A computed fold for a 526-nucleotide part of an RNA from an uncultured prokaryote, annotated as small-subunit ribosomal RNA, 5' domain. RNAcentral holds the full RNA, with entries from ENA.

[in-house]
Context: one part of a larger RNA
């Protein structure tokens, strides 16, 4: 010095940190959704407006008509945030560098955003299944999907050329047109091609990271060329065919052990040891292999296949995956609540309101670790009683107690009260922008108004020493001595050693030394 455990004991407080072992199993809740400003729509909830009944304010039906919206299509996220460290001795990580690369969302510029088609979910019929689920018909829509056109830049080229694209929604509005929806015009937000940026991925190199030679030889797609493939992208990546080469005592190949680094402990420093909590990478995500979608996965909470476990079942056939946060069993010397909030800070959606978030902000358990602060402060000698020794004079516990004078921290008890809020949003005023004083967007202003913690932090009130000390040790090392009891017995004990009748060493006791809300022990480190 510990993420510690175990023994005694234990008032408060801030801060950090709490399964190191079964990458064993897992009940039960929750952890990823969101856009109605992309679409058809209307199952629920609430509003109008309508019809009917009366009990005159109900009740029942219709109407997507409006706020919303189940369940579908469609878009963006579910590769980020969280978890673990099995595996891996490797370009995994550390560091310096390289060219042959992508890159949704952002930022900045260019150049568009014309016309067209055909279908599908959902709703309805009607079926199969116990369930998951699932067939068949008929019907609609989009920012889903498909062709045409156009091509500033772009890809490819024999350099003539050839190819490749888009979607619309929402707010307002003077004229003008109208089929009264709306064209038309601004706005804002999207939609296509591209350029450059950031930002983030992926490839390769040098060098550097355990221990053993009681492992000395290893390799056949292996070393290297050519041709085709592939991929974002360079490569035996892959595949035909050619040539025989490639590593290796400066340790190849097997075999064990291990996630890796800033760092952390220790050490005067060289060094050793080590990787809990936090940062950065890197693997897994029941075991094992596959690809799909996507800008990026070969994807913890998505797919298919085997497997091994467990569930359900009408026995026909289905369903699961806490190494998330919490909990439960087991293991274990050992490690927490199935708590509140999204009020802040970031995150996904979304025009925004807002929704969603076990990240994350609190709280709750256990002296697990550091740090502060109480458990009281002055006086008080007749050196009280009582213990304890004792040479029987007497020492000591000891200013210790009580007594008397005070104070009132922590806790308690009732009061007040910060900051973490910044903001959206509404109003009013003004600059832009526009045909517009519209809408909307940008600055300033007034105003309303948002806190889990929270009975908060913190003040200032009250009463009354009151509610608060243990713990190991005292043979030497090593600070601290006497009795009593036991009698190589009981027992100690880190080494040296103590104990066989006067033990400062067993074990009580009074005393005494050491730390203290903690002492002491065990474990492992230097």
């Nucleotide at each position: 010095g510990u993420g510690a455990a175990c023994g005694c004991u234990g008032g408060c407080g801030g801060c950090a940190g709490g399964c190191c072992u079964a990458a064993c199993a897992c009940a039960u809740g929750c952890a990823a959704g969101u856009c109605g400003a992309g679409c058809g729509g209307u199952a629920a909830c609430a509003g109008a407006u309508c019809u009917a009944g009366c009990u005159u304010g109900c009740u029942a039906g219709a109407u997507g008509c409006u706020g919303a919206c189940g369940a579908g299509c469609g878009g963006c996220g579910g590769a980020c945030g969280g978890g673990u460290g099995a595996g891996u001795a490797a370009c995994g990580c550390g560091u310096a560098g390289g060219a042959a690369u992508u890159u949704g969302c952002c930022u900045a510029g260019u150049a568009g955003u014309g016309g067209g088609g055909g279908a599908u979910a959902g709703c309805c019929c009607a079926g199969a299944g116990a369930a998951a689920u699932u067939u068949g018909g008929a019907u609609u829509a989009a920012u889903a999907c498909c062709g045409c056109a156009u091509a500033c830049a772009c890809u490819c080229u024999a350099c003539g050329g050839a190819g490749a694209a888009a979607a619309g929604c929402a707010g307002g509005g003077g004229a003008u047109c109208u089929u009264a929806g709306g064209a038309c015009c601004u706005u804002g937000c999207g939609c296509u091609a591209u350029u450059a940026g950031a930002u983030a991925a992926g490839c390769c190199u040098g060098c550097g990271u355990g221990g053993g030679a009681u492992u000395a030889g290893c390799u056949a797609g292996u070393u290297g060329g050519u041709g085709a493939g592939g991929u974002a992208a360079a490569g035996g990546c892959c595949u035909a065919c050619c040539a025989a080469g490639g590593c290796u005592a400066c340790g190849a190949u097997g075999g064990u052990u291990a996630g890796c680094u800033g760092g952390u402990c220790u050490g005067a420093g060289a060094g050793g040891a080590u990787g809990a909590u936090c940062c950065g990478c890197c693997a897994c995500a029941c075991u094992g292999g596959c690809a799909c979608u996507g800008a990026a996965a070969c994807a913890c909470g998505g797919g298919c296949c085997a497997g091994a476990c467990u569930c359900c079942u009408a026995c026909g056939g289905g369903a699961g995956g806490c190494a998330g946060c919490a909990g439960u069993g087991a293991g274990g010397a050992a490690u927490u609540u199935u708590g509140c909030g999204c009020a802040a800070u970031g995150g996904g959606g979304g025009c925004a309101a807002c929704c969603c978030u076990g990240a994350c902000g609190c709280a709750g358990c256990g002296a697990c670790g550091c740090c502060g602060c109480g458990u009281g402060a002055g006086u008080g000698a007749u050196g009280a009683a009582g213990g304890c020794c004792c040479u029987u004079g007497g020492g000591u516990c000891g200013u210790a107690a009580a007594g008397c004078u005070c104070u009132g921290u922590c806790a308690a008890u009732a009061g007040g009260g910060a900051a973490g809020a910044a903001a959206u949003g509404u109003g009013u005023a003004u600059a832009g922008u526009u045909a517009a004083u519209a809408c909307g967007c940008u600055g300033u202003u007034g105003c309303c108004g948002u806190g889990a913690c929270g009975u908060u932090a913190c003040c200032a009130a009250c009463a009354g020493a009151a509610g608060a000390a243990g713990c190991a040790c005292c043979g030497g090392c090593u600070a601290a001595c006497u009795c009593c009891g036991u009698g190589c017995c009981a027992g100690c004990a880190g080494c040296c050693g103590c104990g066989g009748u006067a033990a400062u060493a067993c074990g009580g006791a009074g005393g005494g030394u050491g730390c203290a809300a903690g002492c002491g022990u065990u474990a492992a480190u230097c």